Background
RNAcentral holds the full RNA, with entries from SILVA. A computed fold for a 473-nucleotide part of an RNA from an uncultured bacterium, annotated as small-subunit ribosomal RNA, 3' major domain. Rfam family: Bacterial small subunit ribosomal RNA.

Context: one part of a larger RNA
RNA sequence: UGACGGGGGCCCGCACAAGCGGUGGAGCAUGUGGUUUAAUUCGACGCAACGCGAAAAACCUUACCUGGGCUUGACAUGCCGAGAAUCCGGUGGAAACAUUGGAGUGCCCCGUAAGGGGAGCUUGGACACAGGUGCUGCAUGGCUGUCGUCAGCUCGUGCCGUGAGGUGUUGGGUUAAGUCCCGCAACGAGCGCAACCCUCAUCCUUAGUUGCCAUCAUUGAGUUGGGCACCCUAAGGAAACUGCCGCAGUUAAUGCGGAGGAAGGUGGGGAUGACGUCAAGUCCUCAUGGCCCUUAUACCCAGGGCUACACACGUGCUACAAUGGACGGUACAAAGGGUUGCAAACCUGCGAAGGGGAGCUAAUCCCACAAAGCCGUUCUCAGUUCGGAUUGGAGUCUGCAACCCGACUCCAUGAAGCUGGAAUCGCUAGUAAUCGCGGAUCAGCAUGCCGCGGUGAAUACGUUCCCGGGCCU
Numbered sequence: 001u002g003a004c005g006g007g008g009g010c011c012c013g014c015a016c017a018a019g020c021g022g023u024g025g026a027g028c029a030u031g032u033g034g035u036u037u038a039a040u041u042c043g044a045c046g047c048a049a050c051g052c053g054a055a056a057a058a059c060c061u062u063a064c065c066u067g068g069g070c071u072u073g074a075c076a077u078g079c080c081g082a083g084a085a086u087c088c089g090g091u092g093g094a095a096a097c098a099u100u101g102g103a104g105u106g107c108c109c110c111g112u113a114a115g116g117g118g119a120g121c122u123u124g125g126a127c128a129c130a131g132g133u134g135c136u137g138c139a140u141g142g143c144u145g146u147c148g149u150c151a152g153c154u155c156g157u158g159c160c161g162u163g164a165g166g167u168g169u170u171g172g173g174u175u176a177a178g179u180c181c182c183g184c185a186a187c188g189a190g191c192g193c194a195a196c197c198c199u200c201a202u203c204c205u206u207a208g209u210u211g212c213c214a215u216c217a218u219u220g221a222g223u224u225g226g227g228c229a230c231c232c233u234a235a236g237g238a239a240a241c242u243g244c245c246g247c248a249g250u251u252a253a254u255g256c257g258g259a260g261g262a263a264g265g266u267g268g269g270g271a272u273g274a275c276g277u278c279a280a281g282u283c284c285u286c287a288u289g290g291c292c293c294u295u296a297u298a299c300c301c302a303g304g305g306c307u308a309c310a311c312a313c314g315u316g317c318u319a320c321a322a323u324g325g326a327c328g329g330u331a332c333a334a335a336g337g338g339u340u341g342c343a344a345a346c347c348u349g350c351g352a353a354g355g356g357g358a359g360c361u362a363a364u365c366c367c368a369c370a371a372a373g374c375c376g377u378u379c380u381c382a383g384u385u386c387g388g389a390u391u392g393g394a395g396u397c398u399g400c401a402a403c404c405c406g407a408c409u410c411c412a413u414g415a416a417g418c419u420g421g422a423a424u425c426g427c428u429a430g431u432a433a434u435c436g437c438g439g440a441u442c443a444g445c446a447u448g449c450c451g452c453g454g455u456g457a458a459u460a461c462g463u464u465c466c467c468g469g470g471c472c473u
């Protein structure tokens, strides 16, 4: 000087408390450990690994295993030789590949022609070399997590100290904040905080192939004429600054209350992550030093594996029911996606789906019926008209191909489960809880992930205690 203390003081945070809903018990999904295996590729391991890399493992992916092949190589540059490129077959084979037959002679330059040269492509040869998801993240760059959106971390000059270093940055108030005010051997400054950026909430202007009957006519229907008033869309602007009033306060910073206002004291949300810590993570995104392999640790192919299963753990989904299940009727979104795509009407099928193909490069058409809700009927506490695992059968779709190993539909089957021990998690408001919708990836495949809206709570006395953090000592 820091760090630590079951030392002290002050102060924060869903940290506790007060509440609401979960996890831990069941079935299933998914990840991990372990075990197994020819292989079950690799990495990630307290918080900060475990629905993580993977925003899609049937082949491919794929890095693993078995077998078959190959050695200038699947890919790049250079040298030499041959052939135009290219197209169509045969044989062997699981394919890769090996072997064989036929068609075929373009473009540019020189040349009457024969012929020669060149670019591009294919193929053969020798050598430089290629190649490596092989090792080292404890050799590294870059990127990322975390403490933590915590309020801190420093510098110049001056002053103090022999020096390490201190001061400033401490103190009194205040704040979400090293935020601001006052004081002070300090005076200033930088990186952080805040603001500037995006979005939501109000209004105005501009603009109307969306919206409106508001006014007129018309229709089954904003459907059409007509009109941009309203709604909306998207560009610009206005608006919030403790600006005004009162009280408190050192007349300060600021706090409390009030007015006006769509919004009030950082208005809600996002983006934004200081100096550094963890030799944190990543050599399998990429880049890269060193080391290693070079008829193999490279490369091609087929099949298998990553999907195994006595177990153990994490994260989820569905439930155990009556605030519920089933059936019928009926209402209201937002945000997205769509031309190798989204697909309407109509027809067939109980259904998944099939046929069909209007329209749409999309405020125009489609995906697309939102669901919970509301109105009726039924079930009457039962392992049930709860629950849906598992299994049998029959199908649909994608795809070269669903055996290992896809999703979905129908019929049958109906398991465990009656609210879950010790323990433990999330959340302070349009939040939790609950309900559905969309998207990325993607041929197909979502209980995961990322978004969107609908309905919409309870509680916070307080800071003694648990956890993490800040300042002073």
Stems, first nucleotide, its partner, number of pairs: 007473007015463002019427005026318008034309002042053002064304006073129001077128002079125005086103007107118004131293002134291003140287002142282003145278001147276001152191006158167003171182003197270004202238007211228002216225002241264001244258005320420001324379007336367003341360002346355003386417001391412007433455007